[in-house]
RNA sequence: AGAGUUUGAUCCUGGCUCAGAAUGAACGUUGGCGGCGUGGAUUAGGCAUGCAAGUCGAACGGGCCUGGCAACAGGUCAGUGGCGCAAGGGUGAGUAAGGCGACGGUAACCAACCCCAUGGUCGGGUAUAGCCGCGGGAAACUGCGGGUAAUCCCCAGCGAUGUACCAGGCUGGCAUCGGCCUGGUACCAUAGCUCCGGCGUCGUGGGACGGGCCGUUGUGGUAUUAGGUAGUUGGCGGGGUAACGGCCCACCAAGCCUCUGAUGCCUACCGGGCGUGCGAGCGUGGCCCGGCACACUGGGACUGAGACACUGCCCAGACUCCUACGGGAGGCUGCAGUCGAGAAUCUUCGGCAAUGGGCGCAAGCCUGACCGAGCGACGCCGCAUGGAGGACGAAGGCCUUCGGGUUGUAAACUCCUGUCGAGGGGGAGGAAGGGGCAACCUUGACCGAUCCCUGGAGGAAGCACGGGCUAAGUUCGUGCCAGCAGCCGCGGUAAGACGAACCGUGCGAACGUUAUUCGGAAUCACUGGGCUUAAAGCGCGUGUAGGCGGAUGGGAACGUCGGUCUUUGAAAGCCCCCGGCUCAACCGGGGAAGCGGAGCCGAAACGACCGAUCUGGAGGGACGUAGGGGGACCUGGAACUUCCGGUGGAGCGGAGAAAUGCGUUGAGAUCGGAAGGAACGCCCGUGGCGAAAGCGAGGUCCUGGACGUCUGCUGACGCUGAGACGCGAAAGCUAGGGGAGCAAACGGGAUUAGAUACCCCGGUAGUCCUAGCCGUAAACGAUGGGCACUGGGUAGGGGGCUCGCCGAUGGGCUCUCUGCCGCAGCGAAAGCGUGAAGUGCCCCGCCUGGGGAGUAUGGUCGCAAGGCUGAAACUCAAAGGAAUUGACGGGGACCCGCACAAGCGGUGGAUGAUGUGGUUUAAUUCGAUGCAACGCGAAAAACCUUACCCACCUUUGACAUGUACGGAAGUUGCCAGAGAUGGCUUCGUGCUCGAAAGAGAACCGUAACACAGGUGCUGCAUGGCUGUCGUCAGCUCGUGUCGUGAGAUGUUGGGUUAAGUCCCGCAACGAGCGCAACCCUUGUCAUUAGUUGCUACAUUUAGUUGGGCACUCUAAUGAGACUGCCGGUGACAAACCGGAGGAAGGUGGGGAUGACGUCAAGUCCUCAUGGCCCUUAUGGGUAGGGCUUCACACGUAAUACAAUGGCGCGUACAGAGGGUUGCCAAGGGGUGACCUGGAGCCAAUCCCGCAAAGCGCGUCGUAGUCCGGAUUGCAGUCUGCAACUCGACUGCAUGAAGUCGGAAUCGCUAGUAAUCGCGGAUCAGCAUGUCGCGGUGAAUACGUUCCCGGGUCUUGUACACACCGCCCGUCACACCAUGGGAGUGGGUUUUACCAGAAGCAGCUAGCCUAACCGCAAGGAGGGCGGCUACCACGGUAGGAUUCAUGACUGGGGUGAAGUCGUAACAAGGUAACC
Repeated sequence: AGAGUUUGAUCCUGGCUCAGAAUGAACGUUGGCGGCGUGGAUUAGGCAUGCAAGUCGAACGGGCCUGGCAACAGGUCAGUGGCGCAAGGGUGAGUAAGGCGACGGUAACCAACCCCAUGGUCGGGUAUAGCCGCGGGAAACUGCGGGUAAUCCCCAGCGAUGUACCAGGCUGGCAUCGGCCUGGUACCAUAGCUCCGGCGUCGUGGGACGGGCCGUUGUGGUAUUAGGUAGUUGGCGGGGUAACGGCCCACCAAGCCUCUGAUGCCUACCGGGCGUGCGAGCGUGGCCCGGCACACUGGGACUGAGACACUGCCCAGACUCCUACGGGAGGCUGCAGUCGAGAAUCUUCGGCAAUGGGCGCAAGCCUGACCGAGCGACGCCGCAUGGAGGACGAAGGCCUUCGGGUUGUAAACUCCUGUCGAGGGGGAGGAAGGGGCAACCUUGACCGAUCCCUGGAGGAAGCACGGGCUAAGUUCGUGCCAGCAGCCGCGGUAAGACGAACCGUGCGAACGUUAUUCGGAAUCACUGGGCUUAAAGCGCGUGUAGGCGGAUGGGAACGUCGGUCUUUGAAAGCCCCCGGCUCAACCGGGGAAGCGGAGCCGAAACGACCGAUCUGGAGGGACGUAGGGGGACCUGGAACUUCCGGUGGAGCGGAGAAAUGCGUUGAGAUCGGAAGGAACGCCCGUGGCGAAAGCGAGGUCCUGGACGUCUGCUGACGCUGAGACGCGAAAGCUAGGGGAGCAAACGGGAUUAGAUACCCCGGUAGUCCUAGCCGUAAACGAUGGGCACUGGGUAGGGGGCUCGCCGAUGGGCUCUCUGCCGCAGCGAAAGCGUGAAGUGCCCCGCCUGGGGAGUAUGGUCGCAAGGCUGAAACUCAAAGGAAUUGACGGGGACCCGCACAAGCGGUGGAUGAUGUGGUUUAAUUCGAUGCAACGCGAAAAACCUUACCCACCUUUGACAUGUACGGAAGUUGCCAGAGAUGGCUUCGUGCUCGAAAGAGAACCGUAACACAGGUGCUGCAUGGCUGUCGUCAGCUCGUGUCGUGAGAUGUUGGGUUAAGUCCCGCAACGAGCGCAACCCUUGUCAUUAGUUGCUACAUUUAGUUGGGCACUCUAAUGAGACUGCCGGUGACAAACCGGAGGAAGGUGGGGAUGACGUCAAGUCCUCAUGGCCCUUAUGGGUAGGGCUUCACACGUAAUACAAUGGCGCGUACAGAGGGUUGCCAAGGGGUGACCUGGAGCCAAUCCCGCAAAGCGCGUCGUAGUCCGGAUUGCAGUCUGCAACUCGACUGCAUGAAGUCGGAAUCGCUAGUAAUCGCGGAUCAGCAUGUCGCGGUGAAUACGUUCCCGGGUCUUGUACACACCGCCCGUCACACCAUGGGAGUGGGUUUUACCAGAAGCAGCUAGCCUAACCGCAAGGAGGGCGGCUACCACGGUAGGAUUCAUGACUGGGGUGAAGUCGUAACAAGGUAACC
């Protein structure tokens, strides 16, 4: 510090996700030791048991025990009394302020214990517990009578330096006021004990510690809470308090708080700090420290220095317990512990040794505060689980290209060490104090360093991860299954992503996961973001509060700035330094910091303020100018419709085509007249005006604004603008008018699969007017307003000044308004660019991923429709913007092709053939499937082929290599069997080396094992080959340039071509693969050569022979054609058009030749090959069968339907091939297939081999025929081991369908189509197929609108698997969350009323009454009781709010393959959208 993820790719916007740190954690796996910390976050839920606050005999009387004869002494104890129990300890429910934090005030206060100072402590008295007696009660507890003490209580006196008041004086302050001095009046205090040292006690003043109260300021969310408040706000007078105060009361006034957010609701203890972060911030408040609040829930007071009191009291309530049923007891949010709930949080431990607290003179007692120990890897820190040596490297595992690699110096093994743990021993320190005259005695719960001994590598390593992010990969298993997943995403048979193994990576007594916080996130932007198109400018204006604001002096000092000033910001923590535990964690000491607050001193530039002045901003005055600016009224013509009348006579109207509609009752057309309503042609212009919406005939009246010029006026009066108010297209609403045309709804006609649409014929609201609502639009420049600044060019509107010779008019300068092009700059880009989207300032509005949703709910406005404000659950990993390259378009332009058109002949109908689908079958082997499968693989299925089926057999194999043994090889015959095979048998002895033995090679057999074998699977694992777009003209690269980039340029443009062919131009210049050419063939000529070819001469039946090589031909080498020449066109180019010459002319014809790529195209069954599978079988052999099925459907080609023909007779002319297992002549036989025969030929020699159509003659005469030949019968021929399934051919007989073929569709542009025959490959035989050959030999092309395919440029795009794309809504199904809902059940809160415990206060003489007064009676005072006010719980009724639930219901979301349509994206087929 960033990274992954939207796309084919790119840039941007934007969300989601990850890497880091952290935690009072929890869960999973694992777990050696120690130190220091830490541990009920949930039910402030309920609690058994024990302990957590007592102490003092030096306050008091007394009981008991001990000693003593006793007095008395010691000990101990219930009670009275004193002090303490308000601290310490716990918890965070409540509390958004009576809290907390910071800083102040108290001149408005208190203060036990402690300290200092000072002064006192006199005299009396009455009770009461304990105790004794008698009672009540189960208990808790309690009544009556008697008597008693005090540092208990009471009274009187003295009485101040005290308090209050008055008078006088001095003085200070802050409004009320404060301080000091003098005098007077009133009031007020006391306690003793003792060990004789002292300890207490009272008054006053001061201090310290601690508090009370008050002020300023800070301290959550929500406006879908906007008004709240009656003791409320203030005053006067009282009461009350330690003290101010409506704190309380009476009276008076009507205030007080609030958009700088009152009130309400929700949430929450606050701070020091803690976590994170560079910081600013954000989150948080557990442990420790400070404050607050609470103590079963609610209320209340008492005591006291202090409480409205955690382990006190009273009352009420809920709950629990005891009970003799009459009554009682209780409060763990103290320490342990228990139950419950929960993902989850410990011992019913030890000790007062230390620190601290209470009481005490003290010893001491008490202390679950505290100190320690225990449990938990919960956190942080430290240590160990051994060290050294040890192989070209064991075994085992894993992988492997089989060579090896890796685990790995790792282990074994050798030599060592001894931390920790284990056992044993010793033991510093934590101890300071206390008692005591002193000597001296004495205190450790717990921790236990360090050291010594024993022993032996012995007891001690796991967890997660390994597709990218992100360090680390292989094999096997699995087969969209099982599963993984933080995001992107993996898994459908070769998964580095699942599971396992091996190996590796990371961390390590831990490692992962989950949850949460901060970070990354500049993703709420103060630091530090945005708003034309990505989310985002209010539709527009006027203006309130607020914010901001021109120039020049002066003043003051609020902001601001400065200060080595004062004070505060507790301690702890963070940071720095030093130190202590062996280190560290941890701890101690010191410092710094705490960015802040308050005060004091100073400065005066800037902002604010006070006061003075100015004219530049703003406004005003005068004079002009332009204008569809607004309102009201009046007027006009054209058009339209209707009505009336005339003429006229059959249609009109409408459309893609039609129909509905109108018309002989006279339409339409036309003429004349009348009426009505609405809108204002030309002018009209990126022209004008207005804030926007918007405004268009002419005239009049009323009225707003703008601009220009002049100016001697005012003097900052300004800008913006939350709320507020006004205006606001269309549609819509209310009431009343009006209604020509147009026209939602509606009716009809068409279209269509449907057509609730588009088109047509009608047509009502509405559109118009008046008055009033509504308040929204893609209300757009998708661009808020104001001011200033920053190069230009050009066009237009409205003014002013100026120059030139009349003039139309022109030039220059200037102000203002409206456009275009463009510098810099800006921008993601597109683009903006002085009317900014540039550079700045001021103010307002708005945005924060997509969907849900502008929905729900609440509020508010509206007559309604609906508007404004405006969520959440849930869900997705994107949704978007701009631009790029493609592809596509029922977009455009240009151009090609038998693409259409123009022609000729076919297919689709028939029959048979063949292939395919389907069907059938034991099997009908397999593959090919739009074009580009279907007479295709197959250039030959009777057996074989053959891969399929059935049956029979075989297992190292039919075939290869290796080993061992034997034998050469081979060959004859017989038997069984369907055959494979099995059995028997005959002959035979080879080649090389060697003297021989023997060895070797080939071949055969046997045996075992490595292995063979597989037409088994995967063409979606592959190579190779092939098809197709397409012989289409394209496809790219280097360098340069442009662009942030994908990319572009070049390759686009102007011409031209068959062509990216060539020329010109050009930020491009070159180059490569393609095109063309080079190759073959054909067309002309020449040369060479002349047999088997040819032959003019001679000869012959015959190129037969002689001669010859001129010709034809053959086959080799050359020539020839290049737009070369001429004319025209073109741009002086390329090129095109015409012509000449020429056998051939613009690539002469044909072939071979197929760019980058596309189709996961085809082929694992040609071959090769990875992986998988079979191994007495999925291999191998044999026989038979099947591939030849047959209701059907399709493709291809054959033959026909006839007279341009059939048949018969006669007759003419090819080319290219093939031939020894062959072609086969002559001759003979047969009607024929064919047979016989054997000459010739290894071929320019012989044979196949008579070419056919053609031509001549004859016949048939339009007929299912003398057409057509299927089918069937019979008889044959040939091949072959064999023609049954299942061959071809022949003869005779038979003679089917078919009379030119629906929709639709194919080929062909010249020696082509059509038509005619011939040959070859395959092959024993089998050709309508296929590959070739020649013969005869046409028609047509105006042209490019349309169909199909293709090329180039351009345009749109929501497509990129690329239009066979994408995608919308209803319906159906499943699940999820949510709204409404008759209601139902809770919570909170509020209003009114009822009621009223305990208690305080007030009143009260019914009862009681020690101290004082009084001789007494009695009184004062007190208590009980009663009443009143207030008030908790409770009750009744109503309201508000919130949660849960609810038959039914609404939409929403999500969900591989459901239904219906086709809305959107291309002109999306009716442009889309608001």
Molecule: small-subunit ribosomal RNA
Organism: uncultured bacterium